[in-house]
């Protein structure tokens, strides 16, 4: 320097070609490791459709 925990910086972690993870303070939540920014996913509601589908609202809490 590279790849990865949903994208982009930053942060905390991992691995060594692989993309996962029982790790990332502790719990907790369907909400994903955390912030800011999205809204990928995720939850609810509605429309449509043989199937695929389209639209709206919402954005895990607490404690250090």
């Nucleotide at each position: 320097a590279g790849u990865c925990g949903u994208g982009g910086c930053g942060g905390c972690a991992a691995c060594a070609u692989u993309a996962a993870a029982c790790a990332g303070g502790c719990a907790u939540u369907a909400a994903g490791c955390c912030g800011c920014c999205a809204g990928c996913a995720u939850u609810c509601c509605c429309c449509u459709u043989a199937u695929u589908g389209g639209g709206g609202a919402g954005g895990u809490u607490g404690c250090a």
Annotation:
Pistol ribozyme, 64 nucleotides, folded computationally. The prediction has a mean pLDDT of 84. Its Rfam family is "Pistol ribozyme". Rfam links the family to the GO term catalytic activity.